[in-house]
Model confidence (mean pLDDT): 80 of 100. Two RNAs folded together computationally: RNase P RNA and transfer RNA, 446 nucleotides in total. Rfam match: Bacterial RNase P class A. Gene Ontology terms of the family: tRNA processing, ribonuclease P activity and dimeric ribonuclease P complex. The family's RNA type in Rfam is ribozyme.

RNA sequence: GCCGCAGGCGGCUUCAUCGCUUCUGCCUUCGGGCAGGGGAGGAAAGUCCGGACAGCACAGGGCAUCCUGCUUCCUAACGGGAAGGGUUUGCGGGGGAAACCCCUCAAAUACAGAUAGUGCAGCAGAAAAUAUACCGCCUGCGCAUGCAGGUAAGGGUGAAAUGGCGGGGUAAGAGCCCACCGGGUCCCGGGCAACCGGGGCGCCUUGAAAACCUCAGGAGCUGCAAGACCAAAUAUACCGGCGUUUGAGGGCGGCCCGUCCGAUUGCCGGAGGGUAGGUUGCUAGAGGUCCGUCGUGAGGCGGAUCCCAGAUAAAUGAUGAAGGCCUCUUCGGAGCGCACAGAAUCCGGCUUACAAGCCUGCGGCCAUU
RNA sequence: GGGCCACUAGCUCAGGCGGUUAGAGCGCGGUCCUGAUAAGACCGAGGUCUGUGGUUCGAGUCCACAGUGGCCCACCA
Repeated sequence: GCCGCAGGCGGCUUCAUCGCUUCUGCCUUCGGGCAGGGGAGGAAAGUCCGGACAGCACAGGGCAUCCUGCUUCCUAACGGGAAGGGUUUGCGGGGGAAACCCCUCAAAUACAGAUAGUGCAGCAGAAAAUAUACCGCCUGCGCAUGCAGGUAAGGGUGAAAUGGCGGGGUAAGAGCCCACCGGGUCCCGGGCAACCGGGGCGCCUUGAAAACCUCAGGAGCUGCAAGACCAAAUAUACCGGCGUUUGAGGGCGGCCCGUCCGAUUGCCGGAGGGUAGGUUGCUAGAGGUCCGUCGUGAGGCGGAUCCCAGAUAAAUGAUGAAGGCCUCUUCGGAGCGCACAGAAUCCGGCUUACAAGCCUGCGGCCAUU
Repeated sequence: GGGCCACUAGCUCAGGCGGUUAGAGCGCGGUCCUGAUAAGACCGAGGUCUGUGGUUCGAGUCCACAGUGGCCCACCA
């Protein structure tokens, strides 16, 4: 210097004219007109989480179901985020005979419990979790093919073979014994904690909980088509079931208990009839920007300043000129080329999509010193 | 706008709580049968189980995230 990957920033710009929508003010012949202000996003998306808000008549308890899962903190809350710890993998360095350990850096991490219990581990292999003897090794018997016994050092199978390594020991072997290492458990010390360090004990306990499950914590359900009000129109036709104090059915969705309401114009289910209108909820909010301050950080606190979409089948656009970039080019120019995509009650996250440009990191190639 | 479900061969569907090489019917191809078709008989081909990543020794199945398709929900009495 070029190319690729990942993350972040930013998301074509300016002017004029004509529209659309909304708010404020003024005018009005009540139809509207004029002036001024506002008018898509970082993801408005997927609807994957968490809240606000609203309804379910005023209480509740248990079971089931579902979710989360290292620790501490942030937060309205979270399955989100920050910091830290452990584990795994990799580059480099060091120690050791080896097993393995230590240090620096980087990346990943759904990371409670497998010593509560149940179940699972196909094929291969002798044996797959209460073990197991195929080959080999050793001992005894036998002329011998072999038979009986011992053995998990070695071979072989497998994803995984009941700790590793060295020495002692032995007929051969084996935590059988010992040192070191790994892992477990108990004690002491450090740390808010996860956890770390040291010592003792004993010789060892496979994997998997994104199998059931256990433990700890949490969750009522429904969603602005929630809900409130107004207006218009129609037939609660017809069918089935149940019931009135011996209680149908309903009330915080499943089941049980409790409690409350509850009647002949009753309740539940099916099936029909009518309307396809308006107002509100509706946008000033866990709000934006800047500054100070506390904190390693996510963030907290304080101050100043600003008001920044509310449409309803859905407005946020079109045209012209100039500039930037891209593509094509007959080098004159041309382009209905300018990423992903578009609010629908609101907010905090996560995830996914995203052209050119700029910044950072990593990898590869080439050249030079 | 909100909620729910499905995706396996060309089509319609099976695959109970993970185990070797995923099945069935229709359709498709070939052979036989027939003078020739249809029907029938026999044989065969055809699948990255929607995609990506993860858990596990092992994933159609378990988990997460995407993609595509479908269904339901207006008000009044």